Molecule: transfer RNA
Organism: Candidatus Zambryskiibacteriota bacterium
RNA sequence: GCCCGGGUGGCGGAAUUGGUAUACGCGCACGACUUAAAAUCGUGUCCCGUAAGGGAUGUGGGUUCGAUGCCCACUCCGGGCA
Numbered sequence: 001g002c003c004c005g006g007g008u009g010g011c012g013g014a015a016u017u018g019g020u021a022u023a024c025g026c027g028c029a030c031g032a033c034u035u036a037a038a039a040u041c042g043u044g045u046c047c048c049g050u051a052a053g054g055g056a057u058g059u060g061g062g063u064u065c066g067a068u069g070c071c072c073a074c075u076c077c078g079g080g081c082a
Base pairs, nucleotide, nucleotide: 001081002080003079004078005077006076007075010026011025012024019065027045028044029043030042031041032040046055047054048053058074059073060072061071062070
């Protein structure tokens, strides 16, 4: 230099062919249980805003009524070729 795969909450990881972003698990907070703890169970858990509403999927653009998913550039990680 070329080719392929990947980047989504604090972490792992889904989201069918473009149609509710964060399902599910872990973690964390509070509570129940316990003499106390562990385990287990319940509720909550992205950000801004009083609210209405808005923002957010590596970054910046494009297409579209609508983008995590399509197109372009860049960036970072892994693999292959030279």